[in-house]
RNA sequence: GCCACCUUAGCUCAGCUGGUAGAGCAACGGUUUUGUAAACCGUAGGUCAUCGGUUCAAGUCCGAUAGGUGGCU
Numbered sequence: 001g002c003c004a005c006c007u008u009a010g011c012u013c014a015g016c017u018g019g020u021a022g023a024g025c026a027a028c029g030g031u032u033u034u035g036u037a038a039a040c041c042g043u044a045g046g047u048c049a050u051c052g053g054u055u056c057a058a059g060u061c062c063g064a065u066a067g068g069u070g071g072c073u
Stems, first nucleotide, its partner, number of pairs: 001072007010025004019056001027043005049065005
């Protein structure tokens, strides 16, 4: 330098041919316990990497940029 893939909650990841964003773990609160842990119930947490485009409508499609992983030279 070229090619492919990835970027969604604090972490690991879903999100099915475009139609109001979810799970597990973690955090917080509660029940239980002499207490802790475990278990159970609940709550909160998101500019879907950034910018632009298409569309009535974009996490999803298109382009550019940034970062990361792998491959080739």
Background:
Transfer RNA from a Candidatus Uhrbacteria bacterium, 73 nucleotides, folded computationally. Its mean pLDDT, the model's own confidence on a scale to 100, is 81. Its Rfam family is "tRNA". By type it is a transfer RNA.